[in-house]
c-di-GMP-I riboswitch aptamer from Paenalicyclobacillus ferrooxydans, 86 nucleotides, folded computationally.

RNA sequence: AUUGUAUAAGGGCAAACCUGACUGAAAAGCAGGGACGCAAAGUCACAGGUCUAAGGUUUCCUUACUAUGACAGCUGGACUGCCGAC
Numbered sequence: 001a002u003u004g005u006a007u008a009a010g011g012g013c014a015a016a017c018c019u020g021a022c023u024g025a026a027a028a029g030c031a032g033g034g035a036c037g038c039a040a041a042g043u044c045a046c047a048g049g050u051c052u053a054a055g056g057u058u059u060c061c062u063u064a065c066u067a068u069g070a071c072a073g074c075u076g077g078a079c080u081g082c083c084g085a086c
Stems, first nucleotide, its partner, number of pairs: 012038002017033004022029002036073001042079003046076003049071003055066003
């Protein structure tokens, strides 16, 4: 110096839930509060999967199908990153 791992230190993010004269058809996102947890719970919608169904098609028992919408805290993959005992 490099690689891997444990632990520690410095920290980081923020589930459910609540609030919103916010955005959206919805899913969901955003902001504030709040912490279930996370060593990538940082970024990316490439592959699979999941959610929603405005519009379109269909049903006419008002139902069912569909992503161009969403989820990175669903899995895989890609890129980047802090510290580091033995």
RNAcentral holds the sequence, with entries from Rfam and Ribocentre. Model confidence (mean pLDDT): 81 of 100.